[in-house]
C1' cells in the first nucleotide's frame, strides 16, 4: 500500500432516522461523634470534514486514531 471491523462523559457501555441513557467515577446535601457505605439531587460525551434527509449518534464517501487478516 490492500481487505475487513471500530471510533458515544475520566473509565466501561446502550441507542434500527424524530429529547443522547445506564453504571462506576466526580461536586453538593441529608445521614454519622468521625469515616465508609446508603439516601437525594447536579454537572460533565456522539473521532473529524463533506453528503443524503423534513430531521443523522445511527445512512454514504474522504480524513485521522485503534483492531485484525492476507501477502
Nucleotide at each position: 500500500g490492500g481487505c475487513u471491523c471500530u471510533g458515544u462523559a475520566g473509565c466501561g457501555u446502550a441507542g434500527u432516522g424524530g429529547u443522547a441513557g445506564c453504571a462506576c467515577a466526580c461536586u453538593c446535601a441529608c445521614c454519622u461523634g468521625g469515616c465508609a457505605a446508603g439516601u437525594g439531587a447536579g454537572a460533565g460525551a456522539c473521532c473529524u470534514g463533506g453528503g443524503u434527509u423534513u430531521g443523522a449518534g445511527u445512512c454514504c464517501c474522504g480524513g485521522c486514531g485503534g483492531a485484525g487478516c492476507a501477502a